[in-house]
Context: one part of a larger RNA
RNA sequence: UCCAGCGAGUUAAUUUUUACAGCGAGGUUAAGUCAAUUGACGGAGCCAUAGUGAAAGCGAGCCUGAAUAGGGCGAUUAAGUUGUAAGGAUUAGACCCGAAACCGGGUGACCUAACCAUGAGCAGGUUGAAGCCACUGUAACAGGUGGUGGAGGACCGAACCAGGAUACGCAGCAAAGUGUUUGGAUGACUUGUGGUUAGCGGUGAAAUGCCAAUCGAACUCGGAGAUAGCUGGUUCUCCUCGAAAUAGCUUUAGGGCUAGCGUCGUGUUAGUAGCACAUGGGGGUAGAGCUCUGUAAAGGACUGGGGCGGGCAACUGUACCCACCCUUAACAAACUACGAAUACCAUGUGUGUAAUCACGGCAGUUAGAACAUCGGUGCUAAGAUCGGUGCUCAAAAGGGAAACAGCCCAGACCAUCAUCUAAGGUCCCUAAAUUAACGUUCAGUGGGAAACAAGGUGAGAUUUCUUAAACAGCUAGGAUGUUGGCUUAGAAGCAGCCAUUCAUUUAAAGAGUGCGUAACAGCUCACUAGUCAAGAGAUCUUGCGUGGAAAAUGUAACGGGGCUAAAACGUUAUACCGAAGAUAUGGAUGUCAGAUUUAUCUGGCGUGGUAGAGGAGCGUUCCUAUCAGCAGUGAAGUCGAAUCGGAAGGUUCGGUGGAGCGGUAGGAAGUGAGAAUGCUGGA
Repeated sequence: UCCAGCGAGUUAAUUUUUACAGCGAGGUUAAGUCAAUUGACGGAGCCAUAGUGAAAGCGAGCCUGAAUAGGGCGAUUAAGUUGUAAGGAUUAGACCCGAAACCGGGUGACCUAACCAUGAGCAGGUUGAAGCCACUGUAACAGGUGGUGGAGGACCGAACCAGGAUACGCAGCAAAGUGUUUGGAUGACUUGUGGUUAGCGGUGAAAUGCCAAUCGAACUCGGAGAUAGCUGGUUCUCCUCGAAAUAGCUUUAGGGCUAGCGUCGUGUUAGUAGCACAUGGGGGUAGAGCUCUGUAAAGGACUGGGGCGGGCAACUGUACCCACCCUUAACAAACUACGAAUACCAUGUGUGUAAUCACGGCAGUUAGAACAUCGGUGCUAAGAUCGGUGCUCAAAAGGGAAACAGCCCAGACCAUCAUCUAAGGUCCCUAAAUUAACGUUCAGUGGGAAACAAGGUGAGAUUUCUUAAACAGCUAGGAUGUUGGCUUAGAAGCAGCCAUUCAUUUAAAGAGUGCGUAACAGCUCACUAGUCAAGAGAUCUUGCGUGGAAAAUGUAACGGGGCUAAAACGUUAUACCGAAGAUAUGGAUGUCAGAUUUAUCUGGCGUGGUAGAGGAGCGUUCCUAUCAGCAGUGAAGUCGAAUCGGAAGGUUCGGUGGAGCGGUAGGAAGUGAGAAUGCUGGA
């Protein structure tokens, strides 16, 4: 991992609701007794028949209250009760498995910790303390030298004990080892045997260490099916309807209770809910505005106050501050002299057949998500977070978006080698236009991105010059007073300053546009003439393009091929393709209505679905009755085939097998397995 078997809403009592049955203003027995298969007796008791009050009590009324008020609960014409079955609740282990733990009684010191008693062990080598002896030395000691001696938690190092380092081992040789190396090795040493200390405890040179491979409290049996708001699992089929992820409260937040939303039943048949239109309402949002409350800009005028200066003071000055006033122009969720659209409420009219409302049984849900939009928080960040409104997913398959819960289209009862469409598409992959008309784009833009930049290019508008010759090019001129004045070493159009930047000759020529010189000179421009010949210049708006543009395996930012009067973009037009949509034909089924032949027909509307509610069935085991049921002329089981049914499933035939089994009508359940790191066995 697979296979087979086993494996989870049960039982009892009480209570409530529904269905059915009995009796009915009544219904019914319990314990027990007699009898002996299911019967009879037993009326104690319980529920109902009257309520109300805390109660005494009163009573179709009672209570409160001073009340004859008001209010609360009742009566007013009406049904209970006992069983059976089913749904729910409560109490019990209460659908099943699962703790870590808690408590009680015992068992453990053959492991290990410490201690007690009694024994045992430590090759060999080294060092050489005290003491003693001799010599020397001293006045005598002290001291010195040489011997002797054999001390030490002394030294080196086997046995023995340990376990610091490293390699291997990691399903091992081993549930802690092996190799190499290392530490202690006469001591606080090691060790044998016997004994002592016990779990709310012992022992501990102390690590929460050790107490039998178990230790922040051993093991074992019991309380015990502890408890588990937690996780996992919970077994056949089909049909009808179909949620929630919200509010309030909660030692509450991953749990509950009540409401909301679902389902089933009963009642109401009143035009109810909804929708449309009309009319009438209240509002202070969007917007707008600046009167108020605040914020804030520019200009002006003077008035008042303060500060500062002068002055004894009166008073006066002020390039300081504030307030007020006028003009222009702004900002605000907690500003408003204004003020919508929607929404909401009410009334009326129309439409509308249950979608509404009331009561009762049973739930589930209270972790939601994206998208669009209005707002808050945040950075006008987030696939962020919190509210409002809507929609989809959740619980929804199908088509489109290459792929893609939440986007676009559209809601799958079943069948069909039929038709029409939606979104989206129609060159090939790939179903359908290489369709038609007019434009744009050259960037593969399309097919990712901003500020900003640019004689890319299309369209529109305004304006200036122009056959009295414009714009560009070419030829020629561009002068004189004058080197204007000042300044300056110099300043001559051209360092700088000044200005009636004048005037003259002119076709025209600045007291000078730029380069240049130390200053001049020189080159050039404005301006003018000629030549040429028909458009030229500037500004604004707008369409499509260009640059800006760098990333990690490999093109890789159209799904791909590939596409340029497109197969790109814009505006039009026609045709086609395209879904489980719509239609057509047949069938199944729910519900409503009608008809009858009473189980059929006709018609209308339906039939996606998680949690969940409701309904109808299939199969297994056993029991009762029945089939004068089947069976060695072959039961059950098992393998295969055929066939029937909408499913669970049924039937027949053949092989195998070798002794029991079934149909029908009922009843009762140890009644259906693929999942529980399920249990047992096997492979």
Annotation
Large-subunit ribosomal RNA, domain II from Nanosynbacter sp., 683 nucleotides, folded computationally. Taxonomically the source falls in Nanosynbacter (Bacteria, Bacillati, Minisyncoccota, Nanosynbacteria).